[in-house]
RNA sequence: CCACGAUAAAGGCUAAGCUGUCGAAAGGCAGCGGCGCAAAACUAAAGGGCCUACGACCGGUUUUUGGUUAUGGCAGCCAGUUUCCGAA
Numbered sequence: 001c002c003a004c005g006a007u008a009a010a011g012g013c014u015a016a017g018c019u020g021u022c023g024a025a026a027g028g029c030a031g032c033g034g035c036g037c038a039a040a041a042c043u044a045a046a047g048g049g050c051c052u053a054c055g056a057c058c059g060g061u062u063u064u065u066g067g068u069u070a071u072g073g074c075a076g077c078c079a080g081u082u083u084c085c086g087a088a
Stems, first nucleotide, its partner, number of pairs: 004086002012037002017032006035076001041081003047078002049074003055069005
């Protein structure tokens, strides 16, 4: 240095849920909370995959609905990049 990942050390982050708020929704932000995490750090056309459908388009109808679609989202789905420590 690379690989690897400890009943190690120093730290860090924060799932679900609740409250408030933004949003059409998915989901985001803040506080509490802590399931868990060597990368649960960063990256969203410019790798894949997944979620939502305001709007648009098409169809149907008896006043409303079904389908397709991302420019909207998810990084704690995989992936890429960066990275603490140093047992086996």
Predicted 3D model of an 88-nucleotide RNA (c-di-GMP-I riboswitch aptamer) from Firmicutes bacterium UBA2598. Of the family's consensus pairs, 95% are formed in the model. Its Rfam family is "c-di-GMP-I riboswitch aptamer". Gene Ontology term of the family: cyclic-di-GMP binding. Model confidence (mean pLDDT): 85 of 100.